The prediction has a mean pLDDT of 83.
A computed fold for a 1490-nucleotide RNA from an uncultured rumen bacterium, annotated as small-subunit ribosomal RNA.
RNA sequence: AGAGUUUGAUCCUGGCUCAGGAUGAACGCUAGCUACAGGCUUAACACAUGCAAGUCGAGGGGCAUCAGGUAUCAAGCUUGCUUGAUAUGCUGGCGACCGGCGCACGGGUGCGUAACACGUAUCGAACCUUCCCGCCUCUCCGGGACAGCCCUCUGAAAGGAGGAUUAAUACCGGAUGGCUUCGCGGAGCCGCAUGGCUCUGCGAAUAAAGAUUUAUCGGAGACGGAUGGCGAUGCGUCCGAUUAGCUUGACGGCGGGGCAACGGCCCACCGUGGCGACGAUCGGUAGGGGUUCUGAGAGGAAGGUCCCCCACACUGGAACUGAGACACGGUCCAGACUCCUACGGGAGGCAGCAGUGAGGAAUAUUGGUCAAUGGGCGUGAGCCUGAACCAGCCAAGUAGCGUGAGGGAUGACGGCCCUACGGGUUGUAAACCUCUUUUGUUCGGGAAUAAAGUGCCGUACGUGUACGGUUUUGUAUGUACCUUACGAAUAAGCAUCGGCUAAUUCCGUGCCAGCAGCCGCGGUAAUACGGAAGAUGCGGGCGUUAUCCGGAUUUAUUGGGUUUAAAGGGAGCGUAGGCGGGAGCUUAAGCCAGCGGUAAAAUGUCGUCGCCCAACGACGGCCCGCCGUUGGAACUGGGUUUCUUGAAUGCGGCCAAGGGAGGCGGAACUCGCCAUGUAGCGGUGAAAUGCUUAGAUAUGGCGAAGCACCCCGAUUGCGAAGGCAGCCUCCUGGCCCGUGAUUGACGCUGAGGCUCGAAAGCGCGGGUAUCGAACAGGAUUAGAUACCCUGGUAGUCCGCGCCGUAAACGAUGAGCGCUGGUCUUUGGCGACAUGCUGUCAGGGACUGAGCGAAAGCAUUAAGCGCUCCACCUGGGGAGUACGCCGGCAACGGUGAAACUCAAAGGAAUUGACGGGGGCCCGCACAAGCGGAGGAACAUGUGGUUUAAUUCGAUGAUACGCGAGGAACCUUACCCGGAUUUGAAUUGCUGAGGACAGGGGCGGAGAAGUCCUUUCCCUUCGGGGCCUCAGUGAAGGUGCUGCAUGGUUGUCGUCAGCUCGUGCCGUGAGGUGUCGGCUUAAGUGCCAUAACGAGCGCAACCCUUGCCGCCAGUUGCCAUCAGGUCGUGCUGGGCACUCUGGCGGGACUGCCGUCGCAAGGCGUGAGGAAGGUGGGGACGACGUCAAAUCAGCACGGCCCUUACGUCCGGGGCUACACACGUGUUACAAUGGGGGGCACAGGGAGCCGCUUCCGCGCGAGCGGUGGCCAAUCUUGAAGUCCCCUCUCAGUUCGGACCGGAGUCUGCAACCCGACUCCGCGAAGCUGGAUUCGCUGGUAAUCGCGCAUCAGCCAUGGCGCGGUGAAUACGUUCCCGGGCCUUGUACACACCGCCCGUCAAGCCAUGAAAGCCGGGGGCGCCUGAAGUCCGCCGCCGCGAGGAGCGGCCUAGGGCGAAACCGGUGAUUGGGGCUAAGUCGUAACAAGGUAGCC
Repeated sequence: AGAGUUUGAUCCUGGCUCAGGAUGAACGCUAGCUACAGGCUUAACACAUGCAAGUCGAGGGGCAUCAGGUAUCAAGCUUGCUUGAUAUGCUGGCGACCGGCGCACGGGUGCGUAACACGUAUCGAACCUUCCCGCCUCUCCGGGACAGCCCUCUGAAAGGAGGAUUAAUACCGGAUGGCUUCGCGGAGCCGCAUGGCUCUGCGAAUAAAGAUUUAUCGGAGACGGAUGGCGAUGCGUCCGAUUAGCUUGACGGCGGGGCAACGGCCCACCGUGGCGACGAUCGGUAGGGGUUCUGAGAGGAAGGUCCCCCACACUGGAACUGAGACACGGUCCAGACUCCUACGGGAGGCAGCAGUGAGGAAUAUUGGUCAAUGGGCGUGAGCCUGAACCAGCCAAGUAGCGUGAGGGAUGACGGCCCUACGGGUUGUAAACCUCUUUUGUUCGGGAAUAAAGUGCCGUACGUGUACGGUUUUGUAUGUACCUUACGAAUAAGCAUCGGCUAAUUCCGUGCCAGCAGCCGCGGUAAUACGGAAGAUGCGGGCGUUAUCCGGAUUUAUUGGGUUUAAAGGGAGCGUAGGCGGGAGCUUAAGCCAGCGGUAAAAUGUCGUCGCCCAACGACGGCCCGCCGUUGGAACUGGGUUUCUUGAAUGCGGCCAAGGGAGGCGGAACUCGCCAUGUAGCGGUGAAAUGCUUAGAUAUGGCGAAGCACCCCGAUUGCGAAGGCAGCCUCCUGGCCCGUGAUUGACGCUGAGGCUCGAAAGCGCGGGUAUCGAACAGGAUUAGAUACCCUGGUAGUCCGCGCCGUAAACGAUGAGCGCUGGUCUUUGGCGACAUGCUGUCAGGGACUGAGCGAAAGCAUUAAGCGCUCCACCUGGGGAGUACGCCGGCAACGGUGAAACUCAAAGGAAUUGACGGGGGCCCGCACAAGCGGAGGAACAUGUGGUUUAAUUCGAUGAUACGCGAGGAACCUUACCCGGAUUUGAAUUGCUGAGGACAGGGGCGGAGAAGUCCUUUCCCUUCGGGGCCUCAGUGAAGGUGCUGCAUGGUUGUCGUCAGCUCGUGCCGUGAGGUGUCGGCUUAAGUGCCAUAACGAGCGCAACCCUUGCCGCCAGUUGCCAUCAGGUCGUGCUGGGCACUCUGGCGGGACUGCCGUCGCAAGGCGUGAGGAAGGUGGGGACGACGUCAAAUCAGCACGGCCCUUACGUCCGGGGCUACACACGUGUUACAAUGGGGGGCACAGGGAGCCGCUUCCGCGCGAGCGGUGGCCAAUCUUGAAGUCCCCUCUCAGUUCGGACCGGAGUCUGCAACCCGACUCCGCGAAGCUGGAUUCGCUGGUAAUCGCGCAUCAGCCAUGGCGCGGUGAAUACGUUCCCGGGCCUUGUACACACCGCCCGUCAAGCCAUGAAAGCCGGGGGCGCCUGAAGUCCGCCGCCGCGAGGAGCGGCCUAGGGCGAAACCGGUGAUUGGGGCUAAGUCGUAACAAGGUAGCC
């Protein structure tokens, strides 16, 4: 210090989340020791039991108990001792009692409290203070009681009542009265004010206590100090305005009462004030501070332990006592609760220490000691002290220590992983050797904390102090610590390992189980689940959860924003407030500085020191702040004087759809009347509704009414905004310019407030021509409550009054100043050389700097600054609910939460897409020719069937496809029979032998068995080959093409796809590759921040078309010769054809024309060929998780007497049906018969076959040729002749019957072919759809591969005959380039909205019901203070009793507020695959939005 997460990618905005630190914590796993600190955060819930406040006999009367003494008696006996009893307060002491002091401290808790409660500062001249200190004075004389004890009575008890007697440092009376207090006077001094102090005169009132060891301790009064308290004030101190008004003792005065004291604190009277937007009142929450955590800081959050203050003590009220209380372990009353009870009545208060129950995720022992520190009492010894000090329990925190150290490789065993069977890792880790001994166990020793004080003795002097000696006191503790011995001995875990974030593999699982802080993992190869191994982090701990701060500049003072991301109020005027021009003088509030006080201690921090170190602790320094005082005067503020530039005014001149009122005008629409006129009009994509022969529409004339103002007109003008448009008049507002006369800062902004405010809407009244929500009808449509059409009410118009909102927009608040240019325009002025130009105020466009996330803004800022206002803080829920305010209503203003999501968004980029645009191409359409879709058959597929109908291919890009040959085989499927190192290949070991062929038996066969025939090489070691046994490899057409290689289809032979460097951009990215022209082409030319290059295109390759050269057999035959019925048949020849090798040829080269060029055009020339001549091979970056694990290869998984292998049979050939691809047809451009001619390219010895014979034929038998330019070898259509004559036919040939041929082990399932017979559908095929642009389509035959044969009508080739048409690019499909929009990016087969249905969740309303806190009124009213009162008690003080005021509490009542619940109801949110539609995003198919 940052990181992850919105996107295909980018920048920004913005939220969510993480890494850090912290805790009085809790939970999970684990756990050796020590020190220090900590330990009910919840029920201020209820409490059993014990303890927590007593002490003083030197105040007193006394004597229950204990001990002693004395006396008497008794017993025992060692005759003066022991024991017992009785008596005696005589002594030590002491229960209870009177009295004193203490109990108001200490300890606990945080309920209440938003307050002078707390903090800080100041004041008290308005106060009190026991004990303590200093100083002064005094301590006289009396009296009567009450407890206790005793007696009586009463009650269950707690307790109570009466009588008698009695003491005091208890109580009372009297005396004295310095001082004090009060009243009335006088004088002096002082203070910020009320006022205070000192001196003094008179009057009044008020004191005391004794004890004792005679040395002290006490008592009273006064003053002063100290300590503690009380009161007053300034400032500070949470949230809510959906709490805006509150207040009657309320605010003040006068007089009193009361108090320690001031005060409406209380009372009587008088006045009517007081508080509040600088937040009163009300509601909610909360003890405050020192401090703690975090943070760079500013801040934010917290207030446990420790310290200070406050409040409280079961709840509420009250006073008493006292120096002090309204009193935790006191009293009284009321209430609730618990306990006791004899039912009459009583007792109690752990928020003291322990402990119990309950609550809770959760928090300890019913411990020891007063040794120390401190407190109370006491002269003191001492007693008391759950304060305190210690110990116990708890990883609950911080710090320290340990669990060993060194050596040790063949890198052991084991585990795990990989695998080229050898590695890697655990890992120097272990074993093993050496060493050490903290800790542990054992033996022994053993503190400090204790000093003071007490008792005793002594010394000194100042007679109560100091010193010395001695003596006593230790809970923790036999602890810390030291030491002996033993021995690595007693001691390591937790979390994590996808990214953030350090650390990875295997197995299991298979959107299951599960994980998860965010993003997200898991659907068969999971580094994310679970386990293992390893690794990483931390370590006596480690993780999780909760909470706080941080990161978050994400509330922004430091330190943010508001055109489009959330955010400028619709606009103006203006109150408070905030801010404010130049100069002089002054002041000193702000401000700055010095000094002083305070800021408790602890804490923090710096330094030093002490526990072995550290944590911890000790000592010293520092500490934002507040207050005072002194000084300063720049700035801000206050006062005052002055100035003119801000502002305003005057004067002069203009400008405009600025506003209001009145009048006038023409055009158009509609309506009425008249006229002309006749059959339609109107309307639409097309129609219909509607109007019209009762005369419409159209046309002309006249008239009526209402509305809006054509042209001018503009990028114009005016206005604060909304908004404003015919012309004229009146009233009225304003800007601007010129002038520089007047005032002299009069200014700017503006929370509340007031006013204005489009359209729609509302109320009342009028008006109503047009248009036109609602509504009606007609269309459209699957529907059409819409879009379109015909009508049409409100409304639209006017007056008056409401409403108060808009995408009220420049999505840009107002004002002022400053900062570059260019062009244009409105109004005014100057100059004038009438072009230009200057200046002020406006309206626009473009472009700099600068700004901005970018788009963009850019003197009309979104730039640079200042002032003020408004507003924002993730999306949804929601501008909703509730409340309040406004409104006649509609509705408006203000304005949440629960819940939910990990985003929502802005700008720009690249794509893709559009029922967006432009340009262009393609048999894409069009123009043509022939087909498919109808029939029969063939074939493939789906489906169905089946024991099996093996598997794959599935829009285009599957379907005569893999398959270029399924009767067995193939074959992978089914049934059955066999087999297990296996059918095949191979290594090693051992044994044996040829292997194999032929035959027999047997079986369906595979197998099995028997008989028979039978090796080769050799260096003589053996080897080759085969069989058997064993062993190691096997085998699998089993799965995954979504793990893969390779290959292939498709877009597409479309013209594209990229790179380097440079440049532009924050970046994604762009540029290049865009633009113009051109091309089949990103083909080229020109232009150009690009310049080049690569993969594609083209060319190079093959073939075909022309020519030449070379060569000449099997080809050819012109010439020569020979021969035949005839034939290049033969000799010969290589001219031609041809074959096949090498060359040539074509390049827009030439001409004309257009063009800058590239290039285009032309019945151009030439040429065999002309503009890539035709055809082929060749397929860029990529797309479709396209196809194939069954061609092959290959990772992983699976099977192993089977999912392997062999065999027989069956199946892949099934058949209601559906589809694709084909064949043959439906006929006369034809069928049948006959005759005649002409190809090319191939194949062939298990072959092709001539020829001859036989057969109607398929074919058979014979004979011969050919391993091929030699033989097989012949084409069909066409053409000619004959026939058929439009018919289901002499068309068509399916199907069926019969008879055959051939292949083959075998044609039943299941072959082809031949002959004879039979002769089905079909008469040109609906919607729709396919191919083809020239040697093409169409048509005709020939051949080949596979193959024994063949289901081939398929596939691949070959030649023969040989067309038609293309105007053109509007439309359909596909594609390319540019551009535009986008909410798409899985990319339009996209995205996405709302109702309904289902489940879950939170929430509003709701008849009511329940609860709560507070206030108000009335009634009642305890205890108690105060007040009052003849009777009773007392000598008195006083008491009792009674009455009154007030009040806690109780009762009743009316209302407000808050919360809970509530049948039902409203919307909202969430939820893989529900329903209906298609609203939005493209012109989203009616632009969208408000």

Rfam family: Bacterial small subunit ribosomal RNA. Its family is annotated with ribosome and structural constituent of ribosome in the Gene Ontology.